[in-house]
Molecule: transfer RNA
Organism: Sodiomyces alkalinus F11
RNA sequence: GUCGUGCUGGCGCAAUGGUAGCGCGCCAGCCUCCUAAGCUGGAAGUUACGAGUUCGAGUCUCGUGUACGAUG
Numbered sequence: 001g002u003c004g005u006g007c008u009g010g011c012g013c014a015a016u017g018g019u020a021g022c023g024c025g026c027c028a029g030c031c032u033c034c035u036a037a038g039c040u041g042g043a044a045g046u047u048a049c050g051a052g053u054u055c056g057a058g059u060c061u062c063g064u065g066u067a068c069g070a071u072g
Base pairs, nucleotide, nucleotide: 001071002070003069004068005067006066007065010024011023012022013021018055026042027041028040029039030038048064049063050062051061052060
């Protein structure tokens, strides 16, 4: 240089083009003498960035960035 794959809460991952969810973690409450465990509730996402297609984009298309891999 070329090609491929990925990028989504703090972390790990989901999500037929139609309300962005799950687990762990965090916060609060309940329980307990206290802690842990358990139970209930809550907060936390400009879906890497920019454009396009569409009634509607995390998803499709193009460009950019970045990480990993393959190849020369």